[in-house]
Context: one part of a larger RNA
RNA sequence: UUGGGCGUAAAGCGUCUGUAGGUGAUUUUGUAAGUCUUUUGUUAAAUCCCAGUGCUCAACAUUGGGACUGCAGGAGAUACUACAAGAAUUGAGGAAGACAGGGGUAGAUGGAAUUCCCGGUGUAGCAGUGAAAUGCGUUAAUAUCGGGAGGAACACCACUAGCGAAAGCAGUCUACUAGGUCUUUCCUGACACUGAGAGACGAAAGCGUGGGUAGCGAAGGGGAUUAGAUACCCCCGUAGUCCACGCCGUAAACGAUGGAUAUUAGGUAUGGGGAGAGUCGACCCUUUCCGUACCGUAGCUAACGCGUUAAAUAUCCCGCCUGGGAAGUACGGUCGCAAGACUAAAACUU
Numbered sequence: 001u002u003g004g005g006c007g008u009a010a011a012g013c014g015u016c017u018g019u020a021g022g023u024g025a026u027u028u029u030g031u032a033a034g035u036c037u038u039u040u041g042u043u044a045a046a047u048c049c050c051a052g053u054g055c056u057c058a059a060c061a062u063u064g065g066g067a068c069u070g071c072a073g074g075a076g077a078u079a080c081u082a083c084a085a086g087a088a089u090u091g092a093g094g095a096a097g098a099c100a101g102g103g104g105u106a107g108a109u110g111g112a113a114u115u116c117c118c119g120g121u122g123u124a125g126c127a128g129u130g131a132a133a134u135g136c137g138u139u140a141a142u143a144u145c146g147g148g149a150g151g152a153a154c155a156c157c158a159c160u161a162g163c164g165a166a167a168g169c170a171g172u173c174u175a176c177u178a179g180g181u182c183u184u185u186c187c188u189g190a191c192a193c194u195g196a197g198a199g200a201c202g203a204a205a206g207c208g209u210g211g212g213u214a215g216c217g218a219a220g221g222g223g224a225u226u227a228g229a230u231a232c233c234c235c236c237g238u239a240g241u242c243c244a245c246g247c248c249g250u251a252a253a254c255g256a257u258g259g260a261u262a263u264u265a266g267g268u269a270u271g272g273g274g275a276g277a278g279u280c281g282a283c284c285c286u287u288u289c290c291g292u293a294c295c296g297u298a299g300c301u302a303a304c305g306c307g308u309u310a311a312a313u314a315u316c317c318c319g320c321c322u323g324g325g326a327a328g329u330a331c332g333g334u335c336g337c338a339a340g341a342c343u344a345a346a347a348c349u350u
Stems, first nucleotide, its partner, number of pairs: 004321003007304002012318001014201004021194003026087006033081002035077008048066007091191001092188003095184005103177007110154001115149007125136002162169002206247006215241002220236004258317006266295011299306002323350003332343004
């Protein structure tokens, strides 16, 4: 290995690109390496199997035959795999023509609101709570009107919707740019799938340098509550939140469900295309391809549930799991400015 699993029990890398490797659609011819048949040699003896023989039987011993397992040579077979040469187009890619979208980067710009500043009106409260107090206010607050400054976020549209590999993406406009879907069946002709290492991207928080700072707000200060209150509630408030560049590399990074291909009832809703019928033109209707959700048959599942977007039926490749704790820790190594990350045990205990 034969022979287990990974939605929730232990277990899918956060996501993608891709090296080696593994795997790979149709067809013709050839070779005969794998594969299969046959033959020769060899594979010490013992062991093993069969038939006898000797110890009273047996174990044991012994005689003969056979088998086992592999290696090498010869002769043959050619279905499958492989290799070589060729062909075709349905996989894959390209082209042409359309289309949708918060996909990305950069720049410009808009209105509402909060806060602050200036001026007017106006006078004693405002704010806050379960109730209060701290706090703000006669140096004129709160309220209200006018003007100005600055930062951050974009109400309605808005969604079971859309896009993106994931993280994620939303005011409006412009520039640059990536991917996707549909139609034609025009071109290339298996160019494919997966992917150990490797590389790239990767929320929030955090770190470095320089800016910025309206609101919010870890830490901190104060007021309450309470037996206490290092909290929940209230008043302030620094880092941070924002921008540029550089690091960090982790999340319940979740669909707790790796990727690819094929097959297997339907129904409903919805997003983007095509065709048909119909129409002046559309809507509605029929059908088809790609997505997003819900219900559900067969089947699967320990159950819950999943169910053409599978957790069904199969194949290929990768990752991972093996009782609980000790422990995602120690030690070592690599990376990092640090915080720490990645890799990863054992004693002992139960």

This is a predicted structure of a 350-nucleotide part of an RNA (small-subunit ribosomal RNA, central domain) from a Patescibacteria group bacterium. It was read from a public genome assembly. Its Rfam family is "Bacterial small subunit ribosomal RNA". Its family is annotated with ribosome and structural constituent of ribosome in the Gene Ontology. The coordinates come from a structure-prediction model, not an experiment, and the mean pLDDT is 88.